Formats: sequence, structure tokens, C1' cells
RNA sequence: GGCUUUGUAGUACAAUGGAUAGUAUUUGGGUUUCCGAAGCCUACGAUCCAGGUUCGAUUCCUGGCAGAGCCA
Repeated sequence: GGCUUUGUAGUACAAUGGAUAGUAUUUGGGUUUCCGAAGCCUACGAUCCAGGUUCGAUUCCUGGCAGAGCCA
């Protein structure tokens, strides 16, 4: 340099182009306990960036950025 692939809560992953983007974990609060831990309930928290297509984009297209792999 070329090709392929990935990018979503702090972390690990989901989500046929369509309702308020979901699950686990972390954190805060509550419950429980003599006190903790564990359990249960609850709250907060995210789509890498810029364009395009579309009534509607996490999803499709283009470019960029970052990571990984292959080739040279």
C1' cells in the first nucleotide's frame, strides 16, 4: 500500500428497515440480616464521525477514524 472484517451503556453481547434500542454484569437506592455476603425489587447509563438512499437507518450505500486478520 491492497483486500476482508469489527465498531452499540464502565465491561461482555443482542436487536427482519418500523412501538420508548434489550439482556447480563458494574454502580446508586430499597428490601433482607445483629453486621456483612448472597438473593429479590428498582433507578441511572450507549448506537465511532460526516454525508447519501428511504415515509422511516443500529441495520443499506460512500468517505473518514480506530482495532483485528490476510497478502505484498
Predicted 3D model of a 72-nucleotide RNA (transfer RNA) from a Bacteroidota bacterium. The coordinates come from a structure-prediction model, not an experiment, and the mean pLDDT is 83. The sequence was found in a public genome assembly. It matches the Rfam family "tRNA". Its family is annotated with triplet codon-amino acid adaptor activity in the Gene Ontology. NCBI's taxonomy places the organism under Bacteria, Pseudomonadati, Bacteroidota.